[in-house]
RNA sequence: CGAGCGGGCCAGGCGACCGCGGGAGGCCUCCGGGCCUCUCGAGGAAAGUCCGGGCUCCACAGGGCACGGAGGUGGGUAACGCCCACCGGGCGCGAGCCCAGGGACAGCGCAACAGAGAGCAGACCGCCGAUGGUCCGCGGGGCCCACGUGGCCCCCGGACACAGGCAAGGGUGAAACGGUGGGGUAAGAGCCCACCGCGGUGGCGGCGACGUCACCGGCACGGCAAGCCCCUCCCGGAGAAAGGCCGAAUAGAGGGGGAGGCGCUGCGGCGCCACGGUGCGGCCCGCACCGUCACGACCCCCGGGUAGGCCGUUCGAGGCCGCCGGCAACGGCGGUCCCAGAUCGAUGGUCGCCCCCGACAGAACCCGGCUUACCGGCCCGCUCGCGCG
Repeated sequence: CGAGCGGGCCAGGCGACCGCGGGAGGCCUCCGGGCCUCUCGAGGAAAGUCCGGGCUCCACAGGGCACGGAGGUGGGUAACGCCCACCGGGCGCGAGCCCAGGGACAGCGCAACAGAGAGCAGACCGCCGAUGGUCCGCGGGGCCCACGUGGCCCCCGGACACAGGCAAGGGUGAAACGGUGGGGUAAGAGCCCACCGCGGUGGCGGCGACGUCACCGGCACGGCAAGCCCCUCCCGGAGAAAGGCCGAAUAGAGGGGGAGGCGCUGCGGCGCCACGGUGCGGCCCGCACCGUCACGACCCCCGGGUAGGCCGUUCGAGGCCGCCGGCAACGGCGGUCCCAGAUCGAUGGUCGCCCCCGACAGAACCCGGCUUACCGGCCCGCUCGCGCG
RNA backbone atom coordinates (compact mmCIF):
# COMPACT_ATOMS: atom_id res chain seq x y z
C1' C A 1 0.00 0.00 0.00
C1' G A 2 -3.79 -3.60 -1.22
C1' A A 3 -7.39 -7.29 0.32
C1' G A 4 -9.95 -8.81 4.63
C1' C A 5 -11.56 -10.19 10.07
C1' G A 6 -13.40 -8.64 14.97
C1' G A 7 -15.00 -4.70 18.31
C1' G A 8 -16.44 0.33 19.83
C1' C A 9 -18.50 5.21 18.57
C1' C A 10 -21.15 9.23 15.68
C1' A A 11 -25.94 9.96 13.13
C1' G A 12 -24.87 17.30 9.71
C1' G A 13 -22.72 21.58 12.67
C1' C A 14 -23.11 26.83 14.36
C1' G A 15 -26.10 31.34 15.00
C1' A A 16 -30.73 34.47 15.02
C1' C A 17 -36.11 34.91 15.39
C1' C A 18 -40.97 32.67 16.13
C1' G A 19 -43.74 28.45 18.14
C1' C A 20 -44.99 23.65 21.17
C1' G A 21 -44.84 19.96 25.86
C1' G A 22 -42.82 19.28 31.16
C1' G A 23 -40.51 21.34 35.72
C1' A A 24 -38.80 25.37 39.23
C1' G A 25 -39.13 30.47 40.85
C1' G A 26 -41.55 35.34 40.74
C1' C A 27 -45.80 38.73 39.67
C1' C A 28 -51.05 39.59 38.61
C1' U A 29 -56.03 37.58 39.11
C1' C A 30 -62.76 38.34 38.05
C1' C A 31 -59.67 31.92 40.97
C1' G A 32 -61.21 30.13 35.10
C1' G A 33 -56.28 31.47 34.40
C1' G A 34 -52.59 34.88 32.40
C1' C A 35 -47.54 36.99 32.04
C1' C A 36 -42.06 36.97 32.84
C1' U A 37 -37.27 34.49 33.83
C1' C A 38 -34.42 30.01 34.05
C1' U A 39 -34.10 24.96 32.72
C1' C A 40 -35.15 20.01 30.26
C1' G A 41 -37.26 17.93 25.75
C1' A A 42 -36.77 10.98 21.10
C1' G A 43 -33.56 6.44 19.02
C1' G A 44 -29.60 3.12 17.97
C1' A A 45 -33.03 1.03 16.54
C1' A A 46 -38.15 4.73 20.03
C1' A A 47 -39.91 -0.45 15.07
C1' G A 48 -41.56 -6.02 15.03
C1' U A 49 -44.18 -7.29 19.79
C1' C A 50 -40.48 -12.55 19.17
C1' C A 51 -38.34 -14.11 24.21
C1' G A 52 -37.29 -12.85 29.61
C1' G A 53 -38.43 -9.96 34.01
C1' G A 54 -40.38 -5.80 37.27
C1' C A 55 -45.24 -3.90 38.61
C1' U A 56 -50.75 -4.71 39.09
C1' C A 57 -55.25 -7.57 39.44
C1' C A 58 -57.54 -12.46 39.47
C1' A A 59 -56.91 -17.69 40.78
C1' C A 60 -54.30 -21.14 43.99
C1' A A 61 -53.48 -26.89 50.36
C1' G A 62 -49.90 -30.40 48.40
C1' G A 63 -48.56 -33.68 44.49
C1' G A 64 -49.13 -35.73 39.57
C1' C A 65 -50.66 -35.74 34.34
C1' A A 66 -51.64 -33.05 29.92
C1' C A 67 -50.69 -28.56 26.73
C1' G A 68 -46.61 -25.35 25.56
C1' G A 69 -41.38 -24.32 25.65
C1' A A 70 -35.94 -25.17 26.32
C1' G A 71 -31.87 -28.93 24.79
C1' G A 72 -23.16 -29.77 24.22
C1' U A 73 -20.51 -28.15 29.08
C1' G A 74 -19.28 -24.52 32.78
C1' G A 75 -20.28 -19.63 34.24
C1' G A 76 -22.94 -14.48 34.18
C1' U A 77 -27.79 -12.44 35.29
C1' A A 78 -33.68 -10.36 38.52
C1' A A 79 -34.62 -13.76 34.47
C1' C A 80 -34.15 -15.54 29.47
C1' G A 81 -34.64 -18.90 23.82
C1' C A 82 -29.76 -13.47 25.87
C1' C A 83 -24.35 -12.86 26.91
C1' C A 84 -19.22 -14.86 28.00
C1' A A 85 -15.63 -18.80 28.05
C1' C A 86 -14.74 -23.66 26.58
C1' C A 87 -15.92 -28.60 23.99
C1' G A 88 -17.48 -31.17 19.41
C1' G A 89 -18.61 -30.74 14.07
C1' G A 90 -18.38 -27.82 9.33
C1' C A 91 -16.03 -23.68 6.31
C1' G A 92 -11.69 -20.42 5.46
C1' C A 93 -4.20 -20.06 3.79
C1' G A 94 -5.37 -16.95 8.07
C1' A A 95 -7.53 -13.24 11.56
C1' G A 96 -12.09 -15.63 12.28
C1' C A 97 -17.24 -17.26 10.96
C1' C A 98 -21.47 -20.84 11.18
C1' C A 99 -24.30 -25.01 13.89
C1' A A 100 -32.72 -26.75 16.44
C1' G A 101 -25.40 -29.45 19.00
C1' G A 102 -29.82 -34.85 24.00
C1' G A 103 -31.65 -40.09 22.56
C1' A A 104 -32.23 -44.23 16.30
C1' C A 105 -30.36 -51.66 21.02
C1' A A 106 -38.03 -48.33 24.52
C1' G A 107 -41.73 -48.61 20.69
C1' C A 108 -44.36 -47.06 16.08
C1' G A 109 -43.25 -45.04 11.38
C1' C A 110 -40.87 -42.85 6.64
C1' A A 111 -37.50 -43.06 2.22
C1' A A 112 -40.54 -39.82 -4.05
C1' C A 113 -37.83 -40.57 -8.75
C1' A A 114 -34.02 -43.52 -10.57
C1' G A 115 -32.11 -48.30 -9.83
C1' A A 116 -30.89 -55.35 -10.18
C1' G A 117 -31.36 -54.14 -5.10
C1' A A 118 -33.71 -49.15 0.11
C1' G A 119 -33.00 -52.69 5.38
C1' C A 120 -30.87 -57.81 8.45
C1' A A 121 -31.28 -56.07 0.46
C1' G A 122 -29.43 -57.17 -4.44
C1' A A 123 -26.91 -59.03 -9.54
C1' C A 124 -28.20 -54.95 -14.99
C1' C A 125 -23.22 -54.37 -17.26
C1' G A 126 -19.03 -56.82 -15.57
C1' C A 127 -15.12 -60.57 -13.32
C1' C A 128 -14.34 -65.82 -12.77
C1' G A 129 -15.82 -70.45 -14.27
C1' A A 130 -11.52 -73.42 -9.31
C1' U A 131 -15.76 -77.54 -8.92
C1' G A 132 -19.55 -79.92 -12.09
C1' G A 133 -21.17 -80.06 -17.47
C1' U A 134 -20.53 -80.07 -23.05
C1' C A 135 -16.99 -80.06 -26.99
C1' C A 136 -11.91 -80.27 -29.25
C1' G A 137 -6.51 -82.18 -29.49
C1' C A 138 -1.66 -85.08 -35.35
C1' G A 139 -0.37 -84.91 -25.97
C1' G A 140 0.28 -89.27 -22.37
C1' G A 141 -1.38 -93.85 -19.86
C1' G A 142 -4.62 -98.16 -18.76
C1' C A 143 -8.45 -101.72 -20.12
C1' C A 144 -11.78 -104.17 -23.77
C1' C A 145 -12.20 -105.90 -28.83
C1' A A 146 -15.57 -108.60 -33.80
C1' C A 147 -8.50 -105.67 -35.03
C1' G A 148 -11.84 -100.71 -37.80
C1' U A 149 -9.35 -93.91 -39.08
C1' G A 150 -12.93 -98.78 -33.03
C1' G A 151 -14.91 -98.19 -27.86
C1' C A 152 -14.51 -96.97 -22.47
C1' C A 153 -11.84 -94.77 -18.27
C1' C A 154 -8.01 -91.58 -16.11
C1' C A 155 -4.39 -87.60 -16.60
C1' C A 156 -2.63 -83.11 -19.45
C1' G A 157 -3.73 -78.82 -22.61
C1' G A 158 -7.53 -75.78 -24.87
C1' A A 159 -12.52 -73.81 -26.08
C1' C A 160 -17.71 -72.52 -24.51
C1' A A 161 -19.92 -69.30 -20.64
C1' C A 162 -24.40 -74.14 -19.39
C1' A A 163 -24.91 -75.04 -14.06
C1' G A 164 -22.68 -72.18 -10.66
C1' G A 165 -19.25 -68.70 -7.86
C1' C A 166 -18.22 -63.20 -6.78
C1' A A 167 -19.43 -58.28 -5.25
C1' A A 168 -13.57 -55.80 -6.77
C1' G A 169 -14.88 -52.26 -10.93
C1' G A 170 -18.94 -49.68 -13.91
C1' G A 171 -23.93 -47.77 -13.43
C1' U A 172 -28.65 -45.61 -10.19
C1' G A 173 -29.55 -42.70 -6.00
C1' A A 174 -29.76 -37.88 -0.86
C1' A A 175 -28.31 -42.67 1.00
C1' A A 176 -26.09 -49.29 -1.58
C1' C A 177 -24.68 -53.31 4.85
C1' G A 178 -17.11 -49.57 6.87
C1' G A 179 -12.61 -46.54 3.99
C1' U A 180 -7.38 -46.73 1.92
C1' G A 181 -3.25 -49.89 0.86
C1' G A 182 -1.13 -54.80 0.84
C1' G A 183 -1.53 -60.11 1.04
C1' G A 184 -4.62 -63.78 -0.74
C1' U A 185 -7.81 -66.06 -4.63
C1' A A 186 -10.23 -69.19 -10.41
C1' A A 187 -12.27 -64.35 -9.62
C1' G A 188 -13.34 -62.09 -5.20
C1' A A 189 -14.61 -60.92 -0.26
C1' G A 190 -12.57 -58.39 7.12
C1' C A 191 -11.00 -64.05 4.19
C1' C A 192 -6.09 -62.27 6.57
C1' C A 193 -2.79 -57.92 7.93
C1' A A 194 -1.44 -52.43 8.79
C1' C A 195 -3.52 -47.59 9.42
C1' C A 196 -8.12 -44.80 9.82
C1' G A 197 -13.28 -45.06 11.31
C1' C A 198 -16.77 -47.61 14.79
C1' G A 199 -17.87 -50.24 19.49
C1' G A 200 -16.15 -51.99 24.44
C1' U A 201 -12.84 -52.00 28.83
C1' G A 202 -9.13 -49.65 31.64
C1' G A 203 -5.32 -45.74 32.83
C1' C A 204 -4.16 -40.47 32.74
C1' G A 205 -5.70 -35.03 32.19
C1' G A 206 -10.08 -31.73 32.89
C1' C A 207 -15.37 -29.11 37.75
C1' G A 208 -17.47 -30.69 33.07
C1' A A 209 -18.70 -31.19 27.78
C1' C A 210 -14.53 -33.90 26.21
C1' G A 211 -9.42 -35.14 25.03
C1' U A 212 -5.44 -38.65 24.99
C1' C A 213 -2.95 -43.47 25.56
C1' A A 214 -3.07 -48.83 25.91
C1' C A 215 -5.62 -53.33 25.17
C1' C A 216 -9.73 -56.02 23.11
C1' G A 217 -13.65 -56.88 19.22
C1' G A 218 -13.22 -58.32 12.32
C1' C A 219 -17.76 -54.85 12.01
C1' A A 220 -22.31 -56.09 14.83
C1' C A 221 -25.48 -51.18 16.10
C1' G A 222 -27.02 -47.66 8.08
C1' G A 223 -30.15 -42.62 7.65
C1' C A 224 -34.39 -39.39 9.32
C1' A A 225 -36.44 -37.35 16.01
C1' A A 226 -37.23 -28.98 11.98
C1' G A 227 -42.15 -37.62 11.90
C1' C A 228 -44.76 -39.49 16.24
C1' C A 229 -42.14 -40.50 20.44
C1' C A 230 -38.54 -41.16 24.88
C1' C A 231 -35.32 -38.57 28.55
C1' U A 232 -33.90 -34.11 31.54
C1' C A 233 -35.26 -29.16 32.87
C1' C A 234 -38.83 -24.79 32.89
C1' C A 235 -43.89 -23.16 33.08
C1' G A 236 -51.11 -20.60 36.87
C1' G A 237 -53.95 -16.65 33.86
C1' A A 238 -54.40 -11.64 32.10
C1' G A 239 -52.14 -7.18 30.92
C1' A A 240 -51.62 -0.08 31.54
C1' A A 241 -58.20 -0.42 28.05
C1' A A 242 -53.48 -3.66 34.30
C1' G A 243 -55.05 -1.45 38.76
C1' G A 244 -56.18 2.46 42.68
C1' C A 245 -58.54 7.30 44.43
C1' C A 246 -62.14 11.43 43.87
C1' G A 247 -66.70 12.01 41.60
C1' A A 248 -71.42 15.64 38.79
C1' A A 249 -76.31 15.73 36.01
C1' U A 250 -80.32 12.24 34.85
C1' A A 251 -82.76 7.59 35.83
C1' G A 252 -83.17 3.55 39.27
C1' A A 253 -82.44 0.67 44.19
C1' G A 254 -82.15 1.33 49.91
C1' G A 255 -83.17 4.16 54.59
C1' G A 256 -85.63 8.35 56.97
C1' G A 257 -89.15 12.67 57.20
C1' G A 258 -93.93 14.54 56.03
C1' A A 259 -100.25 16.07 56.08
C1' G A 260 -107.84 13.64 57.73
C1' G A 261 -111.88 14.16 60.18
C1' C A 262 -117.33 13.93 59.88
C1' G A 263 -121.88 12.27 57.38
C1' C A 264 -124.55 9.01 53.73
C1' U A 265 -124.15 4.30 51.22
C1' G A 266 -126.54 -0.37 47.25
C1' C A 267 -119.30 -0.75 49.91
C1' G A 268 -118.23 0.71 43.69
C1' G A 269 -118.09 5.49 45.77
C1' C A 270 -120.35 10.41 46.87
C1' G A 271 -120.87 15.08 49.74
C1' C A 272 -118.96 18.86 53.34
C1' C A 273 -114.92 20.92 55.84
C1' A A 274 -109.60 20.85 56.50
C1' C A 275 -104.57 20.21 54.73
C1' G A 276 -100.84 19.72 50.77
C1' G A 277 -99.40 20.34 45.53
C1' U A 278 -99.99 22.37 40.46
C1' G A 279 -102.16 26.08 37.11
C1' C A 280 -104.45 31.14 36.33
C1' G A 281 -102.26 35.76 39.08
C1' G A 282 -97.44 40.90 40.95
C1' C A 283 -99.79 39.30 45.87
C1' C A 284 -104.28 37.88 48.85
C1' C A 285 -109.15 35.97 48.20
C1' G A 286 -111.33 32.94 44.76
C1' C A 287 -111.88 29.21 40.84
C1' A A 288 -110.21 24.55 38.26
C1' C A 289 -107.57 19.89 38.65
C1' C A 290 -104.91 16.24 41.63
C1' G A 291 -103.50 13.80 46.27
C1' U A 292 -104.62 12.68 51.66
C1' C A 293 -102.77 6.78 56.12
C1' A A 294 -98.72 6.33 53.39
C1' C A 295 -97.92 3.59 47.15
C1' G A 296 -96.33 7.55 44.34
C1' A A 297 -94.90 12.67 44.20
C1' C A 298 -91.95 16.02 47.51
C1' C A 299 -87.69 16.79 51.11
C1' C A 300 -83.26 14.72 53.54
C1' C A 301 -79.35 10.86 54.00
C1' C A 302 -76.24 6.78 52.23
C1' G A 303 -73.79 2.99 48.97
C1' G A 304 -72.28 1.67 44.02
C1' G A 305 -71.11 3.96 39.62
C1' U A 306 -71.32 6.86 34.15
C1' A A 307 -69.20 11.58 32.12
C1' G A 308 -64.99 13.94 33.92
C1' G A 309 -60.48 14.59 36.96
C1' C A 310 -56.14 12.61 39.63
C1' C A 311 -52.64 8.68 40.72
C1' G A 312 -50.10 4.49 38.54
C1' U A 313 -46.20 7.60 35.09
C1' U A 314 -40.96 7.97 35.36
C1' C A 315 -34.95 8.08 40.24
C1' G A 316 -34.11 3.47 37.51
C1' A A 317 -31.88 -4.39 37.95
C1' G A 318 -30.12 4.21 35.91
C1' G A 319 -25.86 7.09 33.22
C1' C A 320 -20.64 8.62 33.53
C1' C A 321 -15.60 8.39 35.88
C1' G A 322 -11.96 5.85 38.90
C1' C A 323 -10.07 1.61 41.68
C1' C A 324 -10.37 -3.66 42.78
C1' G A 325 -11.75 -9.10 41.48
C1' G A 326 -12.47 -12.09 36.98
C1' C A 327 -9.62 -14.76 30.42
C1' A A 328 -14.48 -12.75 29.64
C1' A A 329 -19.76 -11.95 30.23
C1' C A 330 -20.11 -9.54 34.80
C1' G A 331 -19.60 -8.24 39.97
C1' G A 332 -17.94 -5.11 44.35
C1' C A 333 -16.56 -0.28 46.37
C1' G A 334 -16.06 5.06 46.03
C1' G A 335 -17.23 9.68 43.60
C1' U A 336 -20.46 12.39 40.51
C1' C A 337 -25.01 13.58 37.53
C1' C A 338 -30.65 14.04 36.94
C1' C A 339 -31.36 12.71 31.68
C1' A A 340 -38.84 13.47 27.58
C1' G A 341 -43.24 12.22 30.38
C1' A A 342 -47.82 13.90 26.67
C1' U A 343 -53.38 11.88 27.28
C1' C A 344 -56.19 14.39 20.78
C1' G A 345 -51.16 13.36 22.46
C1' A A 346 -45.02 18.47 22.57
C1' U A 347 -39.65 18.16 20.16
C1' G A 348 -41.47 22.15 14.68
C1' G A 349 -40.96 26.39 11.20
C1' U A 350 -38.26 30.55 8.71
C1' C A 351 -33.55 32.75 7.56
C1' G A 352 -28.01 33.10 7.28
C1' C A 353 -23.03 30.67 7.05
C1' C A 354 -20.04 26.14 6.45
C1' C A 355 -19.19 20.92 5.00
C1' C A 356 -18.23 15.16 2.44
C1' C A 357 -25.29 17.95 1.09
C1' G A 358 -27.34 14.36 5.57
C1' A A 359 -29.89 7.14 5.66
C1' C A 360 -33.48 4.19 8.47
C1' A A 361 -36.88 6.22 11.26
C1' G A 362 -40.94 9.28 16.33
C1' A A 363 -41.34 7.64 23.07
C1' A A 364 -46.93 6.37 25.35
C1' C A 365 -46.00 1.75 32.28
C1' C A 366 -40.76 0.46 32.83
C1' C A 367 -36.35 -2.56 32.13
C1' G A 368 -32.82 -6.71 29.93
C1' G A 369 -32.30 -9.06 25.14
C1' C A 370 -33.13 -10.85 20.09
C1' U A 371 -34.56 -9.75 15.15
C1' U A 372 -35.45 -6.44 11.22
C1' A A 373 -34.46 -1.29 8.60
C1' C A 374 -30.31 2.11 7.65
C1' C A 375 -26.59 7.49 3.43
C1' G A 376 -22.06 7.84 5.21
C1' G A 377 -17.95 8.60 8.55
C1' C A 378 -14.29 8.00 12.72
C1' C A 379 -11.30 5.06 16.18
C1' C A 380 -8.93 0.50 18.21
C1' G A 381 -7.02 -4.53 17.78
C1' C A 382 -5.76 -8.46 14.41
C1' U A 383 -4.85 -11.58 9.64
C1' C A 384 -3.00 -12.47 4.61
C1' G A 385 -0.21 -10.63 0.29
C1' C A 386 3.34 -7.24 -2.01
C1' G A 387 7.17 -3.50 -1.62
C1' C A 388 11.00 -0.80 1.15
C1' G A 389 14.43 -0.18 5.41
The prediction has a mean pLDDT of 75. This is a predicted structure of a 389-nucleotide RNA (Bacterial RNase P class A) from a Planctomycetota bacterium. It is recorded under the gene name rnpB. Of the family's consensus pairs, 92% are formed in the model. Its Rfam family is "Bacterial RNase P class A". Rfam classes the family as a ribozyme. The RNAcentral record of the sequence draws on ENA.